[in-house]
Molecule: transfer RNA
Organism: Candidatus Acidiferrum sp.
Formats: sequence, C1' cells, structure tokens
RNA sequence: GCGGGCGUAGUUCAAUGGCAGAACAGAAGCUUUCCAAGCUUCGGACGUAGGUUCGAUUCCUGCCGCCCGCUCCA
Repeated sequence: GCGGGCGUAGUUCAAUGGCAGAACAGAAGCUUUCCAAGCUUCGGACGUAGGUUCGAUUCCUGCCGCCCGCUCCA
C1' cells in the first nucleotide's frame, strides 16, 4: 500500500429500515435476627462526520480504532 471482518450499557452479546433489548454488574426497596440467596423497581449505550430515505444501530461514503490475510519499498 491492497483486501476482508468488527466497533451498541461497566462487561458479554442481541436487534439488520419503523418504541434501542437481555444477562451479569451498579443503585433503591421487599424479605431475613444478620449475611447470602430470592423478588420488585430504577439509572445507564448505537466509534465519529456526512449522504440516501417520510424515517438509519441497520443501506452508502470518508475518517478513527481493533483484529486477520497478502504484497512492495526502505
């Protein structure tokens, strides 16, 4: 330099054009003599900038970051 894959909550993963979810973790409450366990509730995220669209996490482009492969030069 070229090609491919990935980027969503603190962590691990879904959702693939139409309300952003789950589990664990965190906070509060219930329960318990206390702790643990259990139950209920709450907060918290689409890498970034554009484009397409009535509507973008999803499609397209640039950039950034991570991973894999190939090749050239020094």